[in-house]
RNA sequence: GAGUUUGAUCCUGGCUCAGAAUGAACGUUGGCGGCGUGGAUUAGGCAUGCAAGUCGAGCGAGAACCCGCCGCAAGGAGGGGGACAGCGGCGAAAGGGAGAGUAACGCGUGGAUUAUUUGCCCCCGGGACCGGGAUAGCCGCGGGAAACUGCGGGUAAUACCGGAUAACGUCUCCGGACCAAAUGGUGUGAUUCCGCCAGGGGAUAAGUCCGCGUCCUAUUAGCUAGUUGGUGGGGUAAUGGCCUACCAAGGCAAUGAUGGGUACUGGGUGUGAGAGCACGACCCAGCUCACUGGGACUGAGACACUGCCCAGACACCUACGGGUGGCUGCAGUCGAGGAUCUUCGGCAAUGGGCGCAAGCCUGACCGAGCGACGCCGCGUGUGGGAUGAAGGCCUUCGGGUUGUAAACCGCUGUCAGUGGGGAGGAAAUGUCUAGGGGUUCUCCCCUAGAUUUGACCUAUCCGCAGAGGAAGUCAGGGCUAAGUUCGUGCCAGCAGCCGCGGUAAGACGAACCUGACGAACGUUAUUCGGAAUCACUGGGCUUAAAGGGUGCGUAGGCUGUGCAGAAAGUUGGGUGUGAAAUCCCUCGGCUUAACCGAGGAACUGCGCCCAAAACUACUGUGCUUGAGUGAGAUAGAGGUGAGCGGAACUUAGGGUGGAGCGGUGAAAUGCGUUGAUAUCCUAAGGAACACCGGUGGCGAAAGCGGCUCACUGGGUCUCAACUGACGCUGAUGCACGAAAGCUAGGGUAGCGAACGGGAUUAGAUACCCCGGUAGUCCUAGCCGUAAACGAUGGAUGCUAGCCGUUGGCGGGUUUACUCGUCAGUGGCGCAGCUAACGCAUUAAGCAUCCCGCCUGGGGAGUACGGUCGCAAGAUUAAAACUCAAAGGAAUUGACGGGGGCCCGCACAAGCGGUGGAGCAUGUGGUUCAAUUCGAAGCAACGCGCAGAACCUUACCAGCCCUUGACAUGUCCCGUAUGGGUUUCAGAGAUGAGAUCCUUCAGUUCGGCUGGCGGGAACACAGGUGCUGCAUGGCUGUCGUCAGCUCGUGUCGUGAGAUGUUGGGUUAAGUCCCGCAACGAGCGCAACCCUCGCCCUUAGUUGCCAUCAUUCAGUUGGGCACUCUAAGGGGACUGCCGGUGAUAAGCCGCGAGGAAGGUGGGGAUGACGUCAAGUCCUCAUGGCCCUUACGGGCUGGGCUACACACGUGCUACAAUGGCGGUGACAGUGGGACGCAAUGGAGCAAUCCUGCGCAAAUCUCAAAAAGCCGUCUCAGUUCGGAUUGGGCUCUGCAACUCGAGCCCAUGAAGUUGGAAUCGCUAGUAAUCGCAGAUCAGCACGCUGCGGUGAAUACGUUCCCGGGCAUUGCACACAC
Repeated sequence: GAGUUUGAUCCUGGCUCAGAAUGAACGUUGGCGGCGUGGAUUAGGCAUGCAAGUCGAGCGAGAACCCGCCGCAAGGAGGGGGACAGCGGCGAAAGGGAGAGUAACGCGUGGAUUAUUUGCCCCCGGGACCGGGAUAGCCGCGGGAAACUGCGGGUAAUACCGGAUAACGUCUCCGGACCAAAUGGUGUGAUUCCGCCAGGGGAUAAGUCCGCGUCCUAUUAGCUAGUUGGUGGGGUAAUGGCCUACCAAGGCAAUGAUGGGUACUGGGUGUGAGAGCACGACCCAGCUCACUGGGACUGAGACACUGCCCAGACACCUACGGGUGGCUGCAGUCGAGGAUCUUCGGCAAUGGGCGCAAGCCUGACCGAGCGACGCCGCGUGUGGGAUGAAGGCCUUCGGGUUGUAAACCGCUGUCAGUGGGGAGGAAAUGUCUAGGGGUUCUCCCCUAGAUUUGACCUAUCCGCAGAGGAAGUCAGGGCUAAGUUCGUGCCAGCAGCCGCGGUAAGACGAACCUGACGAACGUUAUUCGGAAUCACUGGGCUUAAAGGGUGCGUAGGCUGUGCAGAAAGUUGGGUGUGAAAUCCCUCGGCUUAACCGAGGAACUGCGCCCAAAACUACUGUGCUUGAGUGAGAUAGAGGUGAGCGGAACUUAGGGUGGAGCGGUGAAAUGCGUUGAUAUCCUAAGGAACACCGGUGGCGAAAGCGGCUCACUGGGUCUCAACUGACGCUGAUGCACGAAAGCUAGGGUAGCGAACGGGAUUAGAUACCCCGGUAGUCCUAGCCGUAAACGAUGGAUGCUAGCCGUUGGCGGGUUUACUCGUCAGUGGCGCAGCUAACGCAUUAAGCAUCCCGCCUGGGGAGUACGGUCGCAAGAUUAAAACUCAAAGGAAUUGACGGGGGCCCGCACAAGCGGUGGAGCAUGUGGUUCAAUUCGAAGCAACGCGCAGAACCUUACCAGCCCUUGACAUGUCCCGUAUGGGUUUCAGAGAUGAGAUCCUUCAGUUCGGCUGGCGGGAACACAGGUGCUGCAUGGCUGUCGUCAGCUCGUGUCGUGAGAUGUUGGGUUAAGUCCCGCAACGAGCGCAACCCUCGCCCUUAGUUGCCAUCAUUCAGUUGGGCACUCUAAGGGGACUGCCGGUGAUAAGCCGCGAGGAAGGUGGGGAUGACGUCAAGUCCUCAUGGCCCUUACGGGCUGGGCUACACACGUGCUACAAUGGCGGUGACAGUGGGACGCAAUGGAGCAAUCCUGCGCAAAUCUCAAAAAGCCGUCUCAGUUCGGAUUGGGCUCUGCAACUCGAGCCCAUGAAGUUGGAAUCGCUAGUAAUCGCAGAUCAGCACGCUGCGGUGAAUACGUUCCCGGGCAUUGCACACAC
């Protein structure tokens, strides 16, 4: 820096990621080299080999072998030689390994050592005299399995011992006393070389002591008898309780003793801007350890890695008696483990031990081997090369991409391979020669020459051949660079976090392509970073986690002002130290780099010296403003105790009274005729103190309220007399601390947990009611907690104001104000602060000091432990595990059985229905071969369907077709072809024929082209198959509800707000006014159509007032009227009065007008919601079928029927039925048609066919109406059902049409819970027409006739609008 809490926002806060690193491990892959590095776990066990020896110039002895001598030989003596072993010296305490232990003077740093030692080394000056006795080896004899060991004999020394000498040594009582040696080795020869002894000095190494620094834990708070100190003694190289005897009673600890856990420490390493944090591999320094524990010996040095003794565990050998061993040396092995190498070469170099030296020894070391374990370097080619090859992948089918990539052509030769040459790591030492120097020398130094030494590695150069031998890993949803296709279908799987996957997955798997890095790349683990997420640098605590309930006060921290002093802190300078390596800079060496070398800087630290004196601390002496005291006033429910009072309540006694009372939403339990409730009187008791009373007062908080008295704490104001910093805070501690609770004893009126009863309820362990125990009260004690809150610790100072209020004081003025000033207590508000809300002189502002507390949510304020408590419990206080959030403030919505305002046939007021019956129709269910499919609350259900007998038709059964019923293209044949009639088979489709009529255009005259028909094969057609949750389009719904937005500006960190809110008004976001808003858009309204009035124009098919005529507007005539259909007018709150802000507007049985406040009706549907409906209207992505899920045909089905629901029709009757009747419409339709008239039939209907493509003819009869009759009944109501007979349409009415006539005459007597429509020409009621249609209408769409009732009103039900409020909701109750 990013991701992740939300619809969005800001904040808080955790989780996660990108970086760097590692002694790493795992997966895939793997060409070369350089330099590094490699048992982190079991300080587990170890086979085998090696890792410490050396000196013959300290000593004796001396094998093999050789030489000569004696000897015949055996052999003997001697010399050379020097193995093995021994005595002796030095070394073995170094080097090498490991980190178990250790929280310590262990380490680091700086000091001390007058409290010390130091072999080998260097320097100085001295010394080394005289003697002695042993003992290994060796020889002899034994024991034992072995390891080993006993006895006897004899022997040497630079082994051992005695004596002498003795200071510049040691001790000392200051007189004195005491202490050594190898005259050895070499050599012809030693004062001289190598050695020996005592002493002094140095160097090196070491011991001891001290200041400071050095992890976690208080759920470890007290620890300590050699403990702390002293004296005497002992011991040590040396101080010291180091040890011992005696004496004293100390010592350590909240600045964390003691205990527990963990851990070698440092230089440094990793990371980080730094401060820090984490680590302590390799390298260096220190410490510690060496199978475990203990002990000493030797020695200069050890309490000793490859020494000794003892004990233990383990292992091995054994003759069972007894012995032996110690890889945390180098290799190696087993085990455990995710995991860590060769039983290699050499002393050539560097270094070490011994030695005069040569030299010997050296798993130190130098090298090689193994491991991509790390860092670094190099390579796997390079230039050209487009028809952009093939192949792959994608595709919109055009192409794109892989990709100059390849092929192909030219070139090069690093690395590896092979052959050859070849520097360097080597300089010393020794020997020889020559020369020179140290006085002389056997000794030392220098120069030159010759000679001697390489385990291992080879740098580098030359030649050869050939692009030949050398590329992978991870990732591709966001963070995070890089995407497409297919497969899969919440499966398989992925995942660091958020999260992907339920049929179109850029997230799974694969392919192609791309990105990153590259001999590596990913993953895992761990550390630091990011994390300011423990905050010193650098955080917080009103509400996000976080102020202790309050005070007093200990330690501690902090602390007013003047002067003087000293100099601890502080500051400056100097100096010592801060090992080397590392880091950094510069330079240099390997071809470069890694790596290495040199120099510098740095090592921020500690010590010492000098100086300064501002600040802090200290010492001394002052001051008064902080603090306190005093004097004078003063307010108050401050506290404790005692006493007193009235109202109310309950109970008891008495009186009156007589049936209920009480209680609730409504009731009941309860009380009451044994007299309640009510009311009066009297008495008793306990508890609490109305009014005053107040964001009034007091108190540290908890808290305190009738009145009086006593005792008592604190505050405030004024004065400025006194003290002279006496102050602030406050860990531990102590005290106080509401209510509830506990103990003991009282008390108990009312109230009242628990409990009982009554209700409520699905239940009701509750809310409501009737009772009622503990308790509430008092005394004494305990508890110690609360949302103990201002959710805000205390103190001090500073920083605009305005308005109240309480207690003082002062001034002005004079009874009521005003000005000022202290101390409280409130409201508003500026700067500032805050995430915002808000705070704002009573800070949450600006600062200082001190205390408490926080570090994601849950687990959990829980468990365990401790402390306290009689108990209840309090306090202190975790972890495992689990989640990716939990949270604060604010925003917009939605929601609320929140409140406010307002609408709508929403309720109410009415009228008529549905729900009951029969039937029609749709749906569910069931059934079926099939009962095709869709529609599902409102907003599916007389819906798609404006009309299923065949067709429709998508369904089922059977029979057929397969380039197909239909489109385009290729090839072949024919020339056409089309129509009619007809035969056979068949259910038909279809197949096989017969016959009649008809016969294309262009032409280069070629069956050439087009067209048409037939045939073949293939591309394809076709699908009412799936997905309406992949879609377009169209539609429903909220809703004809009044809303939905934008630009600019402004406000807010932001989401957003404002505008659009407010005051009025409207049907309306309609209009007016106001306003940080000003404007605009989509909606509203208007513009459009229609009905209502008038006018103009025009009069046929319409009309007829006047004139004539007739049966009849039939005709002449007329166009005034009606009407028709084209254009206009008219209505705008325009006028009047009232009201209102003078506005918008509203009111008026106001005027006028046909119509009055939108005149009625229609069309018109904002942003959006419902993944609403439709893939079966159409279009369309994807998927699926292709002799079938396509196409044709016949028959069947969609019409089924125990049942349930929706929508309707007809009724149940007299507001009616039936009969009669010469009343009156409008919209519409008509040539495949409507059909007059006449005739037949009871009728449906039939025959005839005038007229009419229609203001002309026709359908066409309108019906309700009017008159008569019936008289309340299952009827003269009602018409279902059924029987019989017909009519019509149609290829065909069996499944399955409609109509007519005769007969039959079911249910039904107004419909439970519930529920629907309608506010006026409306409901209700009456008929008419049309679309669809061959036929079929109770449905649908229209038309006119007759024609009501009611609306007080907005509490309630439903839906909606506006602003407001709450919210833990946002897929939104």
Notes: The prediction has a mean pLDDT of 85. A computed fold for a 1373-nucleotide RNA from an uncultured bacterium, annotated as small-subunit ribosomal RNA.